[in-house]
Context: one part of a larger RNA
């Protein structure tokens, strides 16, 4: 010097990206316990007190015929110590918000999460030799199941809800017409032949699905406007005009895990706050199962604040063990 432990005056997060690390708390009994809530919870919430030993009184369990032995417990009185859950083991707590309902699962070896899953919800396919999947096939899974079943796909407890657009793409249905393959194939033409015929060429016409076409369908893929004017201060525009569109974003939420400008503006918290919380709405570029908005409980999750606590720090010091270094 380093590593691992330990102690520390005064202060107590001033440290730092961030209380990271450490410290605090910790047990039993008695009391006491808020908002909110899906009435189960929240909750060991928070917070407060007691705890050793001796004596007395009472009550009581087991064993025993009994004496008694071994315990449990209530009330009262006293004794000693710096310290009585005397060592070890053994929750720090509270408030607000984001995300995800929850318990679970995951990148074996830098990510445990807001990602995956989930119960619940929807759409869709499938009538049984089912659909779907593996396989050249036989065969097998599905399933010794049968639509309250099985497959695919999206969403993700619960509560309140889930608006408009079918023009494009997809899917489903339709079959009148157009187009269309192989195949079939008339007339005509050519070769040959005396002819019949044979061979070739030709291609009118016929000819399925598909596509064109006509409808339906968005919890299918997806999409959800611009310009100008207008009210008796000003400002703004309930209102009007016009262009375009398949339709022009409804409810809700909103500087947000989404806001560029931006440290937006106002309020709160601080002496001082690019973060945080509550509002506003001019949403660069929110928005409804690519779900929207809430939500008790839960979380080794993320953000901010407070109490307690501390060597994180002001600012370092000392002790122990191990090791390094120097000298002998």
């Nucleotide at each position: 010097g380093u590593a691992u432990g330990g102690u520390g005056a005064a202060g107590g997060a001033a440290c730092u990206c961030g209380g990271c690390a450490a410290a605090u708390u910790g047990c039993a009994c008695g009391c006491g316990u808020a908002a909110c809530u899906u009435c189960g919870g929240g909750a060991u919430a928070a917070g407060c007190g007691u705890g050793g030993c001796c004596c007395c009184u009472g009550c009581u369990u087991g064993c025993g015929c009994a004496a008694g032995c071994a315990g449990a417990u209530a009330g009262g009185g006293g004794c000693g110590g710096c310290a009585c859950a005397a060592a070890a083991g053994a929750g720090g707590g509270g408030g607000u918000g984001g995300c995800g309902a929850c318990u679970g699962u995951u990148u074996a070896u830098c990510a445990a999460a807001a990602a995956c899953a989930c119960a619940g919800g929807g759409c869709u396919c499938u009538g049984c030799u089912a659909a779907a999947u593996c396989a050249u096939a036989a065969g097998a899974u599905g399933a010794u199941g049968u639509a309250u079943a099985g497959g695919g796909u999206c969403u993700g407890a619960c509560g309140c809800c889930u608006g408009c657009c079918c023009g494009g793409u997809g899917c489903u249905g339709g079959a009148a017409g157009g187009u269309u393959a192989a195949g079939a194939a008339a007339a005509g033409c050519u070769g040959u032949g005396a002819a019949a015929g044979c061979a070739g060429u030709g291609g009118a016409u016929u000819g399925a699905a598909g596509c064109c076409c006509c409808a339906g369908u968005a919890a299918a893929c997806g999409g959800c406007g611009g310009c100008c004017g207008u009210a008796a201060c000003u400002a703004u525009a309930a209102c009007g005009g016009u262009c375009c569109u398949a339709a022009g974003g409804u409810a809700g939420c909103g500087a947000a895990a989404u806001u560029c400008c931006u440290u937006g503006u106002c309020g709160g918290g601080u002496a001082a706050g690019u973060u945080c919380c509550g509002a506003c709405c001019c949403g660069c570029a929110u928005g409804a199962a690519u779900g929207g908005c809430g939500u008790a409980a839960c979380g080794a999750u993320c953000u901010c604040c407070c109490c307690a606590c501390u060597g994180u720090c002001u600012c370092c010091a000392c002790c122990a063990u191990a090791u390094g270094c120097u000298c002998a």

Description:
This is a predicted structure of a 328-nucleotide part of an RNA (large-subunit ribosomal RNA, domain IV) from a soil metagenome. Its Rfam family is "Bacterial large subunit ribosomal RNA".